About this RNA
The RNA shown here (transfer RNA) has 74 nucleotides and comes from a Gammaproteobacteria bacterium. The organism belongs to Gammaproteobacteria, within Bacteria. It matches the Rfam family "tRNA". By type it is a transfer RNA. From the family's description: Transfer RNA (tRNA) molecules are approximately 80 nucleotides in length.
[in-house]
Parts: sequence; C1' cells; structure tokens
RNA sequence: CGGGGUAUGGCGCAGUCUGGUAGCGCGUCUGCUUUGGGAGCAGAAGGUCAACGGUUCAAAUCCGUUUACCCCGA
Repeated sequence: CGGGGUAUGGCGCAGUCUGGUAGCGCGUCUGCUUUGGGAGCAGAAGGUCAACGGUUCAAAUCCGUUUACCCCGA
C1' cells in the first nucleotide's frame, strides 16, 4: 500500500441477507424464601447499535467516508 472480517447494555452473543418501536445468557439491584449465606422464585434498572453523512414515511440493517482491532497478500 491492496483485499477481507469484526465493532450492538458491565461481560459474551443474536438480530443485518428479506428496513418496521433492540433481544438472549451471565452479571447488577429490589422483594420473597433462609438463623445467615448460597441456591431457588418474582420483579426492575441498564444500550437509541464505533463516528459522521446520505437514501427512505421509517435505518443496528441499505449506500459513502472515517476510526479502532484482527487476518491474508505485497
């Protein structure tokens, strides 16, 4: 320098192909249960999706540019 991949709650991931109000597990908090803890049960909070711009009635999803990391080639 060229090509490809990844980026989504605190952590690990799905959702993107086929646009339609963002979900799962773990964790956290509250309550119940327990002498207490753990386990179990019930409930809750927490992300506007790496950044910017564009298309659209509507974008995590489509298009462009950029950033970070990984892989391949030179």